[in-house]
Molecule: c-di-GMP-I riboswitch aptamer
Organism: Paenibacillus sp. 1_12
RNA sequence: ACAUCGAAAAGGCAAAGCCAUUGAAAAAUGGGGACGCAAAACUAUCAGGGGCUAAAGUCAAUAAGACUAUGCCAGCCAGUUACCGAA
Numbered sequence: 001a002c003a004u005c006g007a008a009a010a011g012g013c014a015a016a017g018c019c020a021u022u023g024a025a026a027a028a029u030g031g032g033g034a035c036g037c038a039a040a041a042c043u044a045u046c047a048g049g050g051g052c053u054a055a056a057g058u059c060a061a062u063a064a065g066a067c068u069a070u071g072c073c074a075g076c077c078a079g080u081u082a083c084c085g086a087a
Stems, first nucleotide, its partner, number of pairs: 005085002012037002018031005035075001041080003048077002050073003057067003
């Protein structure tokens, strides 16, 4: 120095729910708020797997409804990068 690992230290992020806004929705953004996180940092039209929604479209049509992502989730798995340095 690197890999594995995660004691300590310095710090960091921010679940649910509430309010406001955007959106058809999933969800996102901001505020305050903390369940937790050693990557809860980044990556989702080429480009991993998985999941959510279904506006438009297609099918069904007595209608309920069904299919479908170009929409969304990385705090699901994963890929990439990274602070510190005890055992």